About this RNA:
Predicted 3D model of a 375-nucleotide RNA (Bacterial RNase P class A) from a Longimicrobiales bacterium. RNAcentral holds the sequence, with entries from ENA. It matches the Rfam family "Bacterial RNase P class A". Rfam's curators write: Ribonuclease P (RNase P) is a ubiquitous endoribonuclease, found in archaea, bacteria and eukarya as well as chloroplasts and mitochondria. Of the family's consensus pairs, 91% are formed in the model.

């Protein structure tokens, strides 16, 4: 150089010009004078570090609730942050790493059940495949009768080897026929005691030859913590049209502005007229000021927290945040070194808020690895 993991900060900046959306003023139109609406003008604001998944813990908002208790879900070393939390910082303690570090569902297996494929003699009331021995007993040879030697029948080993994730503590001396915690020294273990430490835990002193194999992202056990559905929650305002209740009611409507006449509907089985609930479309509200940014100081190892200034920073509803074009910013190539050409800028995208996690992701920075080149 050039990939790759992984983090960290930022999500390009400056300028026109046309749009959109939202606020606030103004202008013109309507008014029941409260306001409402316009294809008008100005000014202001106008996606995100993840707005993503919707996996966690809330806040708001309804329902549902005496208390308890089973049942169901989650959580699990310890101290601590925090509104909470499965998240965060700090520790411990295991594991990998020479180291810096990283990585952990990290409570309980001497309360019970269940499981341990394969392979292997055996996987839990341990066992004896190759093997080692042949002290004792047996057969068998030799003898100077004291005893010696062989085989590997009974039998003893569990050392070594071999299966496996995993064989009933390790490592060395003793010690034995060979062996075994049979004895013993150190590691390591239980159990007690004592010291440190808020604690997990550490350290150390007797005492136990060591009994208690693994598995609880198996069932159980133990501690704690858990009601349900969501802003399409939920509250206002409310039309036409059909239906429902009530009052009034004999007339209404049409040809037709009257008045005759005709026509249709009705007259208590009730036409019209008025009135009242609910309910839909539609509005309005929840709605964006909030566990908030930003900045400095203070405690605090840090997470965090408390003061103190300072800011207002989207609120849309089929859904606006956009197009278009110059410069600069980065990468190639070419040069008269003044430029000229030509690439690249993701991931994505609010939809009540808010803390985390996840997971995507261009250019830059750092580290940390793999290739290549070169010295």
């Nucleotide at each position: 150089a050039a990939c790759g993991u992984g983090c960290g900060a930022g999500u390009a900046g400056g300028g026109a010009u046309c749009g959109c959306c939202g606020g606030c003023g103004g202008g013109c139109u309507c008014u029941c004078c409260g306001g409402a609406g316009c294809u008008c003008c100005g000014c202001c604001g106008g996606a995100g570090g993840a707005a993503a998944g919707u996996c966690c813990g809330a806040g708001c908002u309804c329902c549902g609730c005496a208390g308890g208790g089973c049942a169901g879900g989650g959580u699990g070393c310890c101290g601590g942050g925090u509104a909470a939390c499965g998240c965060c910082c700090g520790g411990g303690c295991g594991u990998c790493g020479c180291a810096a570090g990283g990585c952990g569902a990290c409570g309980g297996a001497a309360a019970g059940u269940g499981c341990c494929a394969c392979a292997g003699a055996a996987a839990g009331c341990a066992a004896a495949c190759c093997g080692c021995c042949g002290a004792u007993g047996g057969c068998u040879c030799c003898u100077c009768a004291g005893g010696g030697g062989g085989c590997a029948c009974a039998g003893g080993c569990a050392a070594g080897g071999g299966u496996g994730a995993a064989a009933g503590g390790g490592u060395g001396c003793g010690g034995u026929a060979a062996g075994a915690g049979c004895g013993c020294a150190c590691c390591g273990g239980g159990c007690u005691c004592c010291u440190g430490g808020u604690g997990a835990c550490a350290g150390g002193g007797g005492u136990c030859g060591c009994a208690c194999g693994g598995u609880a992202a198996a069932c159980c056990c133990c501690a704690c913590c858990c009601g349900g559905a969501g802003c399409a929650a939920g509250g206002c305002c409310a039309a036409a049209u059909a239906g429902g209740g009530g009052a009034c009611g004999a007339g209404g409507c049409g040809c037709u502005g009257c008045c005759c006449g005709c026509g249709c509907c009705g007259c208590c089985u009730g036409a019209g007229u008025c009135c009242c609930g609910g309910g839909u479309a539609g509005g309005c509200u929840g709605c964006u000021c909030g566990a908030g940014g930003c900045c400095g100081g203070c405690a605090g190892c840090a997470a965090u927290g408390c003061c103190g200034g300072u800011c207002c920073c989207a609120g849309a509803u089929a859904a606006a945040u956009g197009a278009u074009c110059c410069c600069u910013c980065c990468c190639c190539g070419c040069u008269c070194c003044g430029g000229c050409g030509g690439g690249a800028g993701a991931c994505a995208g609010a939809a009540c808020u808010c803390g985390g996690c996840u997971u995507a992701u261009u250019c830059c920075g750092c580290a940390c690895g793999u290739u290549c080149a070169c010295u």

It is recorded under the gene name rnpB. The coordinates come from a structure-prediction model, not an experiment, and the mean pLDDT is 77.